Record summary: Predicted 3D model of a 90-nucleotide RNA (c-di-GMP-I riboswitch aptamer) from a bacterium. It matches the Rfam family "c-di-GMP-I riboswitch aptamer". Rfam links the family to the GO term cyclic-di-GMP binding.

C1' cells in the first nucleotide's frame, strides 16, 4: 500500500427513556443516559421507511376531515454505493 476483525490494547459512537429548545409533521440539536455497533466515521448516488406545511384531482361530507398525486423533506443505528479511518496474534 491493500485485505482480514479470531484475539488483546488504547480509545470511539450511543438504541430505548427523560429535560431543553428548532421543526407543521417525520425529525434535528445539546445534556443525561447507555441497547448495541469494527466503520453505529462522513456523504441522500440507488433501492427502501417515514411526514404533509403546501399544491392538484377526485368521492363523502356542506366548516373540520379523509384518500390519491405533485412537490418538498427526513431517516446514513434499513440495505447497497462512494469515500476517510486506530490496532495487527494469525
Nucleotide at each position: 500500500u491493500g485485505a482480514c476483525g479470531c484475539a488483546a490494547a488504547a480509545g470511539c459512537c450511543a438504541u430505548u427513556c427523560c429535560c431543553a429548545c428548532c421543526g407543521a409533521a417525520a425529525g434535528g440539536u445539546g445534556g443525561g443516559g447507555u441497547c448495541g455497533g469494527a466503520a453505529a466515521g462522513c456523504c441522500a448516488c440507488g433501492g427502501g421507511u417515514c411526514u404533509u406545511a403546501u399544491u392538484u384531482a377526485u368521492u363523502c361530507a356542506u366548516u373540520c376531515g379523509c384518500u390519491c398525486a405533485a412537490a418538498a423533506g427526513a431517516c446514513a443505528g434499513c440495505c447497497g454505493g462512494g469515500u476517510u479511518a486506530c490496532c495487527u496474534c494469525a